[in-house]
RNA sequence: UGCCGGACGCCGCCGAGUCGUCGUCCCUCCUGGGGACACGAGCCGGGGACCCACCGCAGUACUGGGGUGAAUCCUGCUCCGAGCCUUCGCUCGGGGCGGGUAGGGCUUCUUCCCGCCCGAAUCCGUCAGCUAACUCGGUAGGCGGCCACGGAAGAAACG
Numbered sequence: 001u002g003c004c005g006g007a008c009g010c011c012g013c014c015g016a017g018u019c020g021u022c023g024u025c026c027c028u029c030c031u032g033g034g035g036a037c038a039c040g041a042g043c044c045g046g047g048g049a050c051c052c053a054c055c056g057c058a059g060u061a062c063u064g065g066g067g068u069g070a071a072u073c074c075u076g077c078u079c080c081g082a083g084c085c086u087u088c089g090c091u092c093g094g095g096g097c098g099g100g101u102a103g104g105g106c107u108u109c110u111u112c113c114c115g116c117c118c119g120a121a122u123c124c125g126u127c128a129g130c131u132a133a134c135u136c137g138g139u140a141g142g143c144g145g146c147c148a149c150g151g152a153a154g155a156a157a158c159g
Stems, first nucleotide, its partner, number of pairs: 010145005018041004023037006042139006052129001064127001065124004073100012103118004109154005
């Protein structure tokens, strides 16, 4: 000097996931700090009336139906299994690799454009439409940063 990685502080992003205690207890220390529990504020979600909606008939399939969430839906190729078929081939289910899409996020003051990404996961347990009063819960986790990308408009600040 370069590259890679780690820790702390600070800053920023997704997300409801932030803050306080004139409480109790514990640790440590020196009189500050940290942690647990409980409570409260803010934010988020579920259940839950009137009214409204649904509530008609027939057929098929079936781990029914519902919630949180942006995370729905369509489709191509290929492999395996099953069924049909004289054959060509077709259908269903599952796996792998792709494409698109409803919808959602970022671009560091905001909005728009350009551009770049996501389009998952999980919970309840046969049960729930909306819903005032009422009532029950959550307040996690993950990732990035020394300059952040650029254009237009508008703020703010400085002078």